[in-house]
Context: one part of a larger RNA
RNA sequence: UGACGGGGGCCCGCACAAGCGGUGGAGUAUGUGGUUUAAUUCGAAGCAACGCGAAGAACCUUACCAGGCCUUGACAUGGGAUGCGAAGACGCAGAGAUGCGUUGGAGGUCAACAUCCACACAGGUGGUGCAUGGUUGUCGUCAGCUCGUGUCGUGAGAUGUUGGGUCAAGUCCCGCAACGAGCGCAACCCUUGUGGCAUGUUGCUAACAGGAAAGCUGAGGACUCAUGCCAGACUGCCGGUGACAAACCGGAGGAAGGCGGGGAUGACGUCAAAUCAUCAUGCCCCUUAUGGCCUGGGCUACACACGUACUACAAUGGCGGCUACAAAGAGCGGCGAGACAGUAAUGUCGAGCGAAUCUCAUAAAAGCCGUCCCAGUUCGGAUUGGAGCCUGCAACCCGGCUCCAUGAAGUUGGAAUCGCUAGUAAUCGCGGAUCAGCAUGCCGCGGUGAAUACGUUCCCGGGCCUUGCACA
Numbered sequence: 001u002g003a004c005g006g007g008g009g010c011c012c013g014c015a016c017a018a019g020c021g022g023u024g025g026a027g028u029a030u031g032u033g034g035u036u037u038a039a040u041u042c043g044a045a046g047c048a049a050c051g052c053g054a055a056g057a058a059c060c061u062u063a064c065c066a067g068g069c070c071u072u073g074a075c076a077u078g079g080g081a082u083g084c085g086a087a088g089a090c091g092c093a094g095a096g097a098u099g100c101g102u103u104g105g106a107g108g109u110c111a112a113c114a115u116c117c118a119c120a121c122a123g124g125u126g127g128u129g130c131a132u133g134g135u136u137g138u139c140g141u142c143a144g145c146u147c148g149u150g151u152c153g154u155g156a157g158a159u160g161u162u163g164g165g166u167c168a169a170g171u172c173c174c175g176c177a178a179c180g181a182g183c184g185c186a187a188c189c190c191u192u193g194u195g196g197c198a199u200g201u202u203g204c205u206a207a208c209a210g211g212a213a214a215g216c217u218g219a220g221g222a223c224u225c226a227u228g229c230c231a232g233a234c235u236g237c238c239g240g241u242g243a244c245a246a247a248c249c250g251g252a253g254g255a256a257g258g259c260g261g262g263g264a265u266g267a268c269g270u271c272a273a274a275u276c277a278u279c280a281u282g283c284c285c286c287u288u289a290u291g292g293c294c295u296g297g298g299c300u301a302c303a304c305a306c307g308u309a310c311u312a313c314a315a316u317g318g319c320g321g322c323u324a325c326a327a328a329g330a331g332c333g334g335c336g337a338g339a340c341a342g343u344a345a346u347g348u349c350g351a352g353c354g355a356a357u358c359u360c361a362u363a364a365a366a367g368c369c370g371u372c373c374c375a376g377u378u379c380g381g382a383u384u385g386g387a388g389c390c391u392g393c394a395a396c397c398c399g400g401c402u403c404c405a406u407g408a409a410g411u412u413g414g415a416a417u418c419g420c421u422a423g424u425a426a427u428c429g430c431g432g433a434u435c436a437g438c439a440u441g442c443c444g445c446g447g448u449g450a451a452u453a454c455g456u457u458c459c460c461g462g463g464c465c466u467u468g469c470a471c472a
Base pairs, nucleotide, nucleotide: 001472002471004468005467007466008465009464010463011462012461013460015456016455019420020419021418022417023416026311027310028309029308030307031306032305033304034302035301042053043052064297065296066295067294068293069292070291073121077120078119079117080116081115082114083113084107088103089102090101091100092099093098123286124285126284127283128282132280133279134275135274136273137271139269144183145182146181147180148179149178150159151158152157163174164173165172189263190262191261192260194231195230196229197228198227199226200225204220205219208218209217210216234257237251238250239249240248241247313413317372318371319370320369321368322367329360330359331358334353335352338349339348340347341346379410384405385404386403387402388401389400390399426448427447428446429445430444431443432442
């Protein structure tokens, strides 16, 4: 000087407390451990691994296993030799890779292309993340981390950065052997909340006209909305507290008030943190194999254990009928209106739309009416049987969906434990990426919409000052 303390002081944070809803019990989905296996590829490991890499394993992917094959190789550059006949199409054999045959006709002797030869080499998702770059997580959006000059100290170092206030903040003010500065904080960026101006199509419709009706048409720019540019919030104003400061408390005006809400933004560093399997790369290793191609299997196994979710256990509910109100997105090998067929999944024909125009697309919870009457039920839907639909070369291992039948556990979950402070929690549906097909996951969107916070003694994490010190 740091680190540490079941030392002290001050101060923060859904850290506790106050509340609301969960997890832990059940069934299922998914990840992991374990076990099994020819293989169940590899990585991730307290927080910060475990719906994580994977934004989508039937083949492919695929890195694993078994078998069948290749050896200058699926791919790159270079040398030599040979050739007339490449790609493609067809046939035969084969599980296919591949082999043989027929056809075909590009291109032309520098040579493209093919074959052969021997090499240099290719290739490796083989090892090492404790050799590395790059990227990322985490403490933590915590308020800190430093430098120049000066001063003090023999020196390591100190001072500044400590102190008094204040703040979300090393934020600002005051003081001070310090005076300044840098990286952080804040602001500048995006979005949302208010208004004005401009522009009105594919958007909108108040007045006028047409029309049975629909902004449907004429028309209009008022309104909504869209796009762009401005304005607006600065403790600016008033009162109080304070040290005449910074600031804090209350008020006015205002759409918004003291950082208005949200996002992007992550200092010096810590964890030899993660990644050699995104990529790059040193060294080591393999070289008729640890490389390459193919078929099939596996990654989907199952006594069990854990994490994360979904669905429930019902009446604030289930079921049936009727009836409202979104936002944000996506679409041409696509979205597919409408009509018809089917109980349905879906099929057939197919308008329109590269989309403020058309489509996906009925939002659902809510509301109204009816029914059930507290039961393992008209709750719950696992499991299983049957019949079908779709994608795809192909749904046996191993996809999704529909209908009929079946109707399991489950009556609110021990010890323990998680999230959340407002348009939040809870609850309800909608969309998108990936994608042929396949979400209860992920990323977004809106609808309905709470309770509670006395307080900082305690648990956890963190910041500043100080003290002790058997640590460096």
This is a predicted structure of a 472-nucleotide part of an RNA (small-subunit ribosomal RNA, 3' major domain) from an uncultured bacterium. The coordinates come from a structure-prediction model, not an experiment, and the mean pLDDT is 86. It matches the Rfam family "Bacterial small subunit ribosomal RNA". Gene Ontology terms of the family: structural constituent of ribosome and ribosome.